[in-house]
RNA sequence: ACGGGUCGACAGACGGCCGCGUCGCCCGCAGGGGCGCCGAGGAACGUCCGGGCUCCGCAGAGCAGGGCGGUGGGUAACGCCCACCCGGAGCAAUCCGCGAGAAAGUGCAACAGAGAGCAGACCGCCUCGUCGUCCGUCGACGGGGUAAGGGUGAAACGGUGGUGUAAGAGACCACCAGGGGCCCGGGUGACCGGGCUCGCUAGGUAAACCUCGCCCGGAGCAAGGCCAGACAGACACCGAUGACGCUGCUCGCCGAGGUGUCGGGUAGGCCGCUGGAGGCCUGCGGCAACGCAGGUCCGAGAUGGAUGGCCGUCGCCGGUCCGCAUGGGCCGGCACAGAACCCGGCGUAUCGUCGGCCCGUUUGC
Numbered sequence: 001a002c003g004g005g006u007c008g009a010c011a012g013a014c015g016g017c018c019g020c021g022u023c024g025c026c027c028g029c030a031g032g033g034g035c036g037c038c039g040a041g042g043a044a045c046g047u048c049c050g051g052g053c054u055c056c057g058c059a060g061a062g063c064a065g066g067g068c069g070g071u072g073g074g075u076a077a078c079g080c081c082c083a084c085c086c087g088g089a090g091c092a093a094u095c096c097g098c099g100a101g102a103a104a105g106u107g108c109a110a111c112a113g114a115g116a117g118c119a120g121a122c123c124g125c126c127u128c129g130u131c132g133u134c135c136g137u138c139g140a141c142g143g144g145g146u147a148a149g150g151g152u153g154a155a156a157c158g159g160u161g162g163u164g165u166a167a168g169a170g171a172c173c174a175c176c177a178g179g180g181g182c183c184c185g186g187g188u189g190a191c192c193g194g195g196c197u198c199g200c201u202a203g204g205u206a207a208a209c210c211u212c213g214c215c216c217g218g219a220g221c222a223a224g225g226c227c228a229g230a231c232a233g234a235c236a237c238c239g240a241u242g243a244c245g246c247u248g249c250u251c252g253c254c255g256a257g258g259u260g261u262c263g264g265g266u267a268g269g270c271c272g273c274u275g276g277a278g279g280c281c282u283g284c285g286g287c288a289a290c291g292c293a294g295g296u297c298c299g300a301g302a303u304g305g306a307u308g309g310c311c312g313u314c315g316c317c318g319g320u321c322c323g324c325a326u327g328g329g330c331c332g333g334c335a336c337a338g339a340a341c342c343c344g345g346c347g348u349a350u351c352g353u354c355g356g357c358c359c360g361u362u363u364g365c
Base pairs, nucleotide, nucleotide: 001361002360003359004358005357006356007355008354009353010352012314013313014312015311016310017309018308020039021038023036024035025034026033027032041336045347046346048345049344050343051342052341053220054219055218056217060251061250062249063248065216066215067214068213069212070084071083072082073081074080085099086097087096088095089094100211101210105209106208107205108204122150123149124146125145126144127143128142129141130140131139132138158176159175160174161173162172163171177201178200179198180197181196182195183194184193185192186191224271225270226269227268233262234261235260236259237258238257245253278297279296280295281294282293283292284291285290315334316333317332318331319330320329321328322327
């Protein structure tokens, strides 16, 4: 200098004029006016997870259903985050993994092929019999043995070499690969390393059904409370032989109203609603996620739902011109997007700028 990997920050600024919202202060009988502080996000989006909070008398047990799936940590919790293990990709930094079980069972895998889960004999090899011949050889047919050789296929039920055999075959042997069993060392653990032993050779797929292990009450701020105000009830059904009882079913528990149809009134105000598992700084512990301690700060709370418009200057990006360049002129652009109870994550969208660390290549000192 170039290329790559990974982590993080920002999300335009200033000024002027006019115009908005909550709150505070002041003025006004009131309508209202004046001044001042503050006033959308890194995702506020998706509603995909987890919670806080609220309500359901207690939310008890089981089934169904759902979620997760290497180990150990973090957290209020999680399907999130951190570290590590194993496997794969890459020269590497680093990235990826629906990471338990195929010897419990069921299923699925085109074509080719004899045969693709306990399979298989197409071409072959050996042997016996009969016939064609007097014999041998060869051929045909039939019986038995075989899976070493050839072929098909992505893949053929271990590999190489030998012994052995009628011919062969882990039938046996040596070595190798895989698998099982036992033991030793390291590690919290997943696992890693090593030794001995056994002829055991036991494809793929569970992001197919399934099995195993762990976890899970429900509904949701339109939750749920308070105040004011208004009206009009009627009929029917179920219920102490136990109704209703916040996903479904069963059991248990509770113990008095519940449900449906028609009809009338109300849709107003206040709380919930922003001080938090909060932000920032420092120190300590920890590889880290994060935790502890101290200090400090209070950053919109709307309710048809506020923060906008214009001008100027600067900033950033792109193009072009004057230039070798520092620099300057002109033109264009500045994204994705919008709180509505709050928080921790994940996913998605996006104009650009900047910074840290690491890896590789090349060159110079």

A computed fold for a 365-nucleotide RNA from an Actinomycetales bacterium, annotated as Bacterial RNase P class A. Model confidence (mean pLDDT): 79 of 100. The model forms 97% of the base pairs in the Rfam consensus.